This is a predicted structure of a 133-nucleotide RNA (c-di-AMP riboswitch aptamer (ydaO/yuaA leader)) from Embleya scabrispora DSM 41855.
Rfam family: c-di-AMP riboswitch aptamer (ydaO/yuaA leader). A reference for the family is Barrick et al. (2004), "New RNA motifs suggest an expanded scope for riboswitches in bacterial genetic control", Proc Natl Acad Sci U S A. Its family is annotated with cyclic-di-AMP binding and regulation of gene expression in the Gene Ontology.
[in-house]
């Protein structure tokens, strides 16, 4: 902008516009050249590579050998203005995606922006701001 309700067991939301659709912003991620990464070309052996994410990595027991369980850890995350730093005190440390492919990459292509929950309110230093008078 078009539309005129959605959704639930329940509770909401909503005509001051709901589900959906288009288009475009603003965040984010993923592909993609030169040039760089010492180069080409064949053999063989060998546990393919890759990406989002804070989620690595290391040890101990069990394993039906697929994996489970715990103890640490890189590394993240919360503490009532906000950041930077000190010290406390809680906590997380998964998962899922490609499919044999992808290094950085300008142009230029693709996508995401959902979903379930809880109730928290330590302390110091520097800094800004924002409110009030």
């Nucleotide at each position: 902008g078009c539309g005129g309700u959605c959704a639930u067991c329940g509770c909401g939301a909503c005509g001051a516009g709901a589900a959906g659709c288009c288009g475009g912003a603003a965040c984010c991620g993923g592909g993609g050249a030169c040039c760089c990464u010492u180069g080409c070309a064949g053999u063989c052996c060998c546990u393919g590579g890759g990406g989002u994410g804070a989620a690595u990595c290391g040890g101990u027991g069990c394993u039906u050998c697929g994996g489970c369980a715990c103890c640490g850890u890189a590394g993240g995350g919360c503490g009532c203005c906000u950041u930077c730093u000190u010290c406390c005190g809680c906590c997380c440390g998964a998962a899922c995606c490609c499919g044999u492919c992808a290094g950085c990459u300008a142009a230029c292509c693709c996508g995401g922006u959902a979903g379930g929950c809880g109730g928290c309110c330590g302390a110091g230093g520097a800094a800004g701001g924002a409110g009030a008078c």

NCBI's taxonomy places the organism under Bacteria, Actinomycetota, Actinomycetes, Embleya, Embleya scabrispora. The prediction has a mean pLDDT of 79.